[in-house]
RNA sequence: UCUCGAUAAAGCUAAACCACCCGUGAGGGUGGGACGGAAAGCGGCGGGUCUUGAUGAGCAAGAUGGCCGAGCUGCCGAA
Numbered sequence: 001u002c003u004c005g006a007u008a009a010a011g012c013u014a015a016a017c018c019a020c021c022c023g024u025g026a027g028g029g030u031g032g033g034a035c036g037g038a039a040a041g042c043g044g045c046g047g048g049u050c051u052u053g054a055u056g057a058g059c060a061a062g063a064u065g066g067c068c069g070a071g072c073u074g075c076c077g078a079a
Stems, first nucleotide, its partner, number of pairs: 004077002012037002017032006035066001041072002045069003048064006
C1' cells in the first nucleotide's frame, strides 16, 4: 500500500413512528426517536421500484443514493 473488517478505540450517520412545515403525488425539510449502517459519504450515470401528466401501451416530467451495479472521495487498524 492492497485485500479485509474486530464483542477494539475515537467519532459519524439515523429506519419505523410522532409533531410541525413544503409538494397534486411519489416524497422532502426541521425537531424528537434508534431499526440499522464501514461508505447508510457524494452525484440520479445504467438498471429496478414508485409518482404525476384522464393513462393500458408508449412518451414526458419527477421521486428514491437506507434497492442493485458502476463512478468519485473518505475515518480507524486487530487477525